[in-house]
The prediction has a mean pLDDT of 81.
Transfer RNA from Thalassolituus maritimus, 73 nucleotides, folded computationally.
Lineage of the source: Bacteria > Gammaproteobacteria > Oceanospirillales > Oceanospirillaceae > Thalassolituus.
The RNAcentral record of the sequence draws on ENA and Rfam.
It matches the Rfam family "tRNA". From the family's description: Transfer RNA (tRNA) molecules are approximately 80 nucleotides in length.

RNA sequence: CUCCCUAUAGCUCAACAGGAUAGAGCUUCCGCCUCCUAAGCGGACGAUUGGGGUUCGAGUCCCUAUGGGGAGG
Repeated sequence: CUCCCUAUAGCUCAACAGGAUAGAGCUUCCGCCUCCUAAGCGGACGAUUGGGGUUCGAGUCCCUAUGGGGAGG
């Protein structure tokens, strides 16, 4: 320098062919239970890498930038 893959909660993953209020587990916090802790039960907070485009509608498609991984030179 060229090409390919990838980017969703603090972490690990879903979201089917573009269509519902983007879900789940763990963590954290609050409550219940308990003499206390743990376990268990209930609840809450929390995310689509940035920008632009297509579309009635984008996490999903296109362009570009950035981060990560890989291949070639």